A computed fold for a 1472-nucleotide RNA from an uncultured prokaryote, annotated as small-subunit ribosomal RNA. The coordinates come from a structure-prediction model, not an experiment, and the mean pLDDT is 82.

RNA sequence: UUUGAUCAUGGCUCAGAUUGAACGCUGGCGGCAUGGUUAAAACAUGCAAGUCGAACGCGAACGAACCUUCGGGUUCUAUUAGAGUGGCGAACGGGCGAGUAAUGCAUGCUUAACGUGCCCCGAGGUCACGGAUAGCCGAGGGAAACUUCGGAUAAUACGUGAUGACCCCAUCGAGCCGCAUGGCUUCGGCAUCAAAGGCUUGCUGCCUUGGGAGCGGGGAAUGUCCUAUCAGGUUGUUGGUGAGGUAAAGGCUCACCAAGCCGAAGACGGGUAGCGGGUGUGAGAGCACGACCCGCCGCAUCGGGACUGAGACACUGCCCGGACUCCUACGGGAGGCUGCAGUAACGAAUCUUCCGCAAUGCACGAAAGUGUGACGGGGCAAUGCCGCGUGUGGGAUGAAGGCCUUCGGGUUGUAAACCACUGUCAGGGUUCAGGAAACAAAUGACCAGACCCAAAGGAAGGGCCGGCUAACUCUGUGCCAGCAGCCGCGGUAAUACUGAAGGCCCAAGCGUUAAUCGGAAUCACUGGGCUUAAAGCGUACGCAGGCGGAUUUGUAGGUAUUUUGUGAAAUCCCACGGCUUAACCGUGGAACUGCAGAGUAAACCACAAAUCUUGAGACAAGUAGGGGUCAGUGGAACUAUGAGUGGAGCGGUGAAAUGCGUAGAUAUUCAUGGGAACGCCAAUGGCGAAGGCAACUGACUGGGCUUGUGUUGACGCUCAGGCACGAAAGCGUGGGUAGCGAACGGGAUUAGAUACCCCGGUAGUCCACGCCCUAAACGAUGUGUACUAGAUCGAGGAGGUUUUGACGCCAUCUCGGUCGUAGCAAAAGUAUUAAGUACACCGCCUGGGGAGUACGGUCGCAAGGCUAAAACUCAAAGGAAUUGACGGGGGCUCACACAAGCGGUGGAGCAUGUGGCUUAAUUCGAAGCAACGCGAAGAACCUUAUCCAGGGCUUGACAUGUACGGAUUAUUGAUCCGAAAGGGAGUUCGACGCUCUCUUUGGUGGAACGUGCACAGGUGCUGCAUGGCUGUCGUCAGCUCGUGCUGUGAAGUGUCGGGUUAAGUCCCUUAACGAGCGAAACCCUUGCCGCUAGUUGCUACCAGGUAAUGCUGAGGACUCUAGCGGGACUGCCGGUGUCAAACCGGAGGAAGGUGGGGAUGACGUCAAGUCCUCAUGGCCUUUAUGCCCUGGGCUGCACACGUGCUACAAUGGUAUGGACAGAGCGGCGCAAUACCGUAAGGUGGAGCAAAUCGCACAAACCAUGCCCCAGUUCGGAUUGAGGUCUGCAACUCGACCUCAUGAAGUUGGAAUCGCUAGUAAUCGCGUAUCAGCUACGACGCGGUGAAUACGUUCCUGAGCCUUGUACACACCGCCCGUCACGUCAUGGGAGCCGGUAGCACCCGAAGCCGUACCAAUUCAGGUAUGUCUACGGUGAGAUCGGUGACUGGGACGAAGUCGUAACAAGGUAGCC
Repeated sequence: UUUGAUCAUGGCUCAGAUUGAACGCUGGCGGCAUGGUUAAAACAUGCAAGUCGAACGCGAACGAACCUUCGGGUUCUAUUAGAGUGGCGAACGGGCGAGUAAUGCAUGCUUAACGUGCCCCGAGGUCACGGAUAGCCGAGGGAAACUUCGGAUAAUACGUGAUGACCCCAUCGAGCCGCAUGGCUUCGGCAUCAAAGGCUUGCUGCCUUGGGAGCGGGGAAUGUCCUAUCAGGUUGUUGGUGAGGUAAAGGCUCACCAAGCCGAAGACGGGUAGCGGGUGUGAGAGCACGACCCGCCGCAUCGGGACUGAGACACUGCCCGGACUCCUACGGGAGGCUGCAGUAACGAAUCUUCCGCAAUGCACGAAAGUGUGACGGGGCAAUGCCGCGUGUGGGAUGAAGGCCUUCGGGUUGUAAACCACUGUCAGGGUUCAGGAAACAAAUGACCAGACCCAAAGGAAGGGCCGGCUAACUCUGUGCCAGCAGCCGCGGUAAUACUGAAGGCCCAAGCGUUAAUCGGAAUCACUGGGCUUAAAGCGUACGCAGGCGGAUUUGUAGGUAUUUUGUGAAAUCCCACGGCUUAACCGUGGAACUGCAGAGUAAACCACAAAUCUUGAGACAAGUAGGGGUCAGUGGAACUAUGAGUGGAGCGGUGAAAUGCGUAGAUAUUCAUGGGAACGCCAAUGGCGAAGGCAACUGACUGGGCUUGUGUUGACGCUCAGGCACGAAAGCGUGGGUAGCGAACGGGAUUAGAUACCCCGGUAGUCCACGCCCUAAACGAUGUGUACUAGAUCGAGGAGGUUUUGACGCCAUCUCGGUCGUAGCAAAAGUAUUAAGUACACCGCCUGGGGAGUACGGUCGCAAGGCUAAAACUCAAAGGAAUUGACGGGGGCUCACACAAGCGGUGGAGCAUGUGGCUUAAUUCGAAGCAACGCGAAGAACCUUAUCCAGGGCUUGACAUGUACGGAUUAUUGAUCCGAAAGGGAGUUCGACGCUCUCUUUGGUGGAACGUGCACAGGUGCUGCAUGGCUGUCGUCAGCUCGUGCUGUGAAGUGUCGGGUUAAGUCCCUUAACGAGCGAAACCCUUGCCGCUAGUUGCUACCAGGUAAUGCUGAGGACUCUAGCGGGACUGCCGGUGUCAAACCGGAGGAAGGUGGGGAUGACGUCAAGUCCUCAUGGCCUUUAUGCCCUGGGCUGCACACGUGCUACAAUGGUAUGGACAGAGCGGCGCAAUACCGUAAGGUGGAGCAAAUCGCACAAACCAUGCCCCAGUUCGGAUUGAGGUCUGCAACUCGACCUCAUGAAGUUGGAAUCGCUAGUAAUCGCGUAUCAGCUACGACGCGGUGAAUACGUUCCUGAGCCUUGUACACACCGCCCGUCACGUCAUGGGAGCCGGUAGCACCCGAAGCCGUACCAAUUCAGGUAUGUCUACGGUGAGAUCGGUGACUGGGACGAAGUCGUAACAAGGUAGCC
C1' cells in the first nucleotide's frame, strides 16, 4: 500500500547488517588486511629444483711468472670453471576447482588384512673376487633436435662366491589369550637370503634385524542438494569353491557352480555441486555461502598407459593417440603459466615482466655453503577495517553579498573580516634503537622513533528534504520535460520535475546497482492454517506405516545422570598483554551444544512373560424403518384406437399467430390397448457410508437400536498406495417409447432475437447387460475417542410410579431438530450433532491472472478423467461487517404529482429572447428542470465592451508621490487644417494664498501647466485559484453534538418502535439522558374592537354661504388617518384515544385549530452561476488588449425553439349616456381652467416640494340603440399618404396621431403548462429605468369573481423504515465476450541443426601380463604374437536444447466495432 471508512486474510515494497564487489561524484595522511568471482580459453619473455669433490674418473681458459729454438713449453691459476658416472632430492613446497552426489568429505570406530626413505633408541655384521660403461680420444651422419661406429678408464655404479640370526617360509610341541579366520610368548630342528666405502683417526657411511616417532594404504557405520512429469534396476551382477594379483582384505581379476542382490526409509535415471573447519545474517531455531587462512580430495592442454622409486601411475619425468602453436634446409623436430610477474582475449570488474634470501622454513652437503617467484619486503588500487587531520579561543554595526519577505524585517550567522594562540599530518634538516637468533665476529631487501625549523599556511565532499523517513521555501516548466523503492507526483499557484537558498544525514568518503540473511509467524521444529478469505479426497473398506486400555515381574534399546576418550590449529567468546590508541597481533582459559566407551537409575516409551475387563467383538430375547435385489399385483391421470351423442369452433397468449377442426375436432359416454410415474397419508418425520430411497404383496438379504447373560480377552483407532460404491448427462449392444423434451421446424416479440412466450418435435428420459467416474457430490465443516450450563420439540426402545391398566409424571439409552450460557471466531456466527477443551491418524493450502491449462505419463470405445508446470503479467485479487447511493425490491407517508375541474401553450399574425445562417462586425455572458420578455429597471449618438472600418494620443480620460521649470498659464473670445477627436500658429483679457515693501517691482508657495521618473489603465484570461452575492433540491423535515452505553473497529444507540402532526410537532415506550442548527414562535401586512390624537382627512348636531361642492365658522360623534393596546389559547362542551399527545363534532366569536399573505431558506449537493456589479491571487498587455473621436454594428433573415400580446367573435363588437377603486408619482417636475387642432399635440400658465394642487376620465360593469353568424360593423397584420413630439440628429433604427389599405386566423396534431379561494379566470390603474421609446416585459395596485378534489392504482419528485448489491466519480454506476489494430512471452508443427550418456559391430596405438622363437658366461636383450584397451569409424534408438512455413490459445495497450451476459427480482433469479 486493496476500502468512502473498518476489521481480518493476503501478497508486493521499504527501513538493518553484510560483500573478493562494480559504477557515478569527490578525494589529505598513516596502520593492518584484501585484490581475474568471467575463458580449467590461448600464451611472447625471464625466473619458479637443485645439491654433494668428505662416492668416482676426467679437466680447461683469461691472466701472471719463468724459460724459449719465438713454433712454443713449464709453473701458478687449479682441491678451479665445466660436463659426465654415482648418491640424495625432484611424490615436498606453490596453483586451480574442471570433474566428482560418492573410489569424495565430516565424525567416531577399526586393520587379528597393511607399508614406511630420511630421523631416534637397541642388537649384530661390514669377508673374498670379477667383468663392464659414460665422460675422454679418434672417425662419421644430420639444417636442427640429436645420433652411429671404434678405442681406453673409475667408483659408495654392476655382478659372483662365503658367513649369518631373535629375520622370512614351511612344520611339530608347550603355555597364555581372543571377535570366527586366529593372535602373543617360548624351545628345538631343517632350508633360503647381506654388505661399501670415504676422509682431517674418530667421525661418518653401508648391510641384517627389533622397537619408536611421524607419515601413509584399506574397511564398515552414521551424516551429506533438487527432481517420482525418473519406478523398477542389475549379468562380474549377488554369493560360493579354487587360482592369480597386491604392502594388504576383497569379483580386484579369472575358471567353474548356484540365482541371487538393490528398491517407496526412493534403487536406477536426470540436474546441480569439490567437502569440512568456518563465514554472513538471525533473539534463537534456522537460512544462505565455502574468497583470503587451515585440513582433506581431485586436476595439471584432452584421453590412455606403464616405468623408476620408500613413496607417483608423477604440474615444470617417459611412451602412445587427438586438438592447437612454433621451428624447418620439407627429410624431420619442439612445446604445454590451473607456479611468480607479464601479454592479448573475455568481461561491469581485479595489481609490479620490482627487491632480497637479512628473517622463517625446505632440498643437498661433515661443514663452509649453494638453491628456493615457498617466504620476507617494497610498488599499484579509498577494495575493506581502524586511527588522525583539514585548526583553537575571542569576535555584532549581527558588515557585504545571496535568498525570502506581510517591505516592517527574517535568514545564511560567530559564520566571515579582525585580534590572539597552537603546531597533529604532509614538507626540510639532524640523530639513532630494534627486527640480529648463534662461542666470537660478520650479516638488513625493507621498516620505526626522537629532536630542531617554517608557516593557518597544502588538505571536504556526497546523498537526501510528499508519506514510509530526520530535513521547506522561492523560481522555471505546464500530463511537456522529467521523477519514482512502494504508494504515487507533473494538465499555470508542484514542499514530489529543474535551478537556487536554507535545512537534515553521513564524512575521505557518499550514493546507486547487484547479491545474501533479516524484518517474513510469508513453508510456521521453536512458530501458521483449512464453514464463508487459498485449503477436508464424493463416500466407505483396508495392507504397509503412525498411535494405542488396566495390573505385575523382568531386560536395559530409547531416556536421565556421572565419568573417560575424542571433537587439529586458526576463527567466535572471556581475561591479561604487545604495537602512542584502534584495527591488528600474542599468551592463557572457556567453548566447540557432536561422536564413542564405561558406571548407575528403572518412573515413562519400548521389548519379553503373565494376568484383568471397562475399549472392541460374539450370543440370546425383543424392536422401528421409502435400507437393498428379484418377481408379481393395483387404481387415478394421460394418450391412442373403436363406437355413440353433438355440430363450429377448439387451443393458446400480455395480445396474437402457427397448430387442430364439417373427411365432424374441442366437449361428453362406453369399451379396448399402451407406457411412465405412484396423489392423499406426508412431517421441522424415517432408513442408508455417501450417491440416494416412497403404490401394494411375496421371496431373499445388509445394517441400526434396546434389554439381558457376563462369553472372547485389547482382538482397537486412523490410514499413503490399493480396492469397492458413486446423481445427472454421455457412450456401446438389444429392447421399449404414453407424457415430457436438447437439436431441429414453424408462429410471435424485437432495431436484431440463432433467446425468454406459443404450436410441433428427434435423441434422451424407461428396461437388461457393459462402460464413463464427474457435480455448489454442501453442513461449502475428514474420521475416531474423552471432557465441558441448560431449555424445548420430534422419532425408536426398555424401566419406575398407580393393586392392575389407560392418561400422565419421573429418571434413562439411541437418533433427528430449534433456542441459548461459557468459550471460540475477522465478523457473520457456532455452541454435547462445536467452529469449545484435548489426544491420535490421514488429506489439503501458501497473492491474483496465466491454469486446473501446456508437455509427459496413465485410465477410457469416445467424450473426456486423474496427475500437473513455466515464461509472461498485475499491486492487488478475495472475506466479513459499516455508512451511503441505487433497484424495471417491499412497506408507510406527503406534494396541483396524478385524478376531478377551470383556463392556457403547441396551429395564426405580431412583439421579445435564443439557436442557426449571414456579415467588415452582427460585443460578451447564461445551456435540462435550475439558459432562452435571462444579465438589460429602456442599444438612434452616448450607452458599447480586444464588435467592425477609419482618424488620432502616449505619464496618458482618472489617482498619488517626486525632481526640475517658472508666471510662462488655467479660463474667455476670435483665427488655420480637419468629419470630429486632435494638431498647429499666435493674439487679447487676466484670476489666487503668504510675506517684505508706501506702491510698482520683488521673494516664496499651492493649485494649474510643461518636461522626466515612479506609475496609471485594461468589460484582457482563468468562476476549475478566490471573497461576496445568487440559483436549485426545498419552507422538504431534516442535519448534528456532549456525556453515557453497545461493538476489536468503521460505526450504532439517541434520531428506532406504537400513536399523532403541516413539521425529528407532541405523547407513550425505551440504554439512553440532555442539547444545538432547522420546524414553530418572535417581525411586517391584512381581517374585529377599544384608547389616544384630529390636519391637508371627515361632517351627525348648530350657524353662515353658494348655481353647486365640508365652501366657511365650528365639531371629534362617524368614516378615515397612525400610534398604543385587546382579541384566538384546542381556552369551553361532547365523543374517540393508552387516565397521553392528539383527532372529530359543537358553542361562542369579526376571526377556529398555522385565520390569509409576506419576510425568514438547517447540515449540505450541483468544481451550478457570476473575474462584464464590486473585491481579489496569479498570468498577459504598456506609442497598446490603454485613451479619444467619426461612421457602422449589437435591430442583419431560407429557417428552428422558448416566453408573451392580439385574435378567431354574439357571455361579442360598436355608438351614446351613467357609476364605483387602490396603490403610487411629481421641481431639469406634475400641470388644471381656458383657447387652437379630427387627433397625436400646441398656445398658455392657476395651483402644488403635495391626505391640500396635479398626473387622473379607472376599465370590465349598468342602461339604450345598431350589427345577425359572415372571414363579417369579427380580426387587426401589412402597406401608402399626411402629421405630432422628444432629441445636436429619428436613413439604417423611435414612439404616437389621422385618413386609406384590411393579411393570416372560424379554437389549433403528437405533446405539454398553470391553478385548491378572494385562488383561477377576467378588467383596468400605477411605478422604476427614461430626453424619447421598441413596455405586449418586469414590479406593484385594486375591481368583478368561479368550478372541482371520489381518492392514492398509476406518472413525477420527496421523506422514513426495511431488503439486495460485484455501485462509492455512487445506475448518466459497474461490467462480459467475439471481432479489428499493435507489442510480448509461450504450446503444437512437415522438418532442419547441435549437444549428452549409453548399446551393437569394425579398427586397434602405446603398455603391463602371458606365449613362442632367436641370441646369450652372468645380468640383461631382440623378434613375433594373444587378451585387455585409448582414439577413430558404422548403425539403430534414447534424451536435452536451438530453429521452422503455418497454427492454437494467453497477457498487456488505446477515447475502435457489435451487442448487453453478470452485479437490484439486473429486467428470463443466479450458480455448479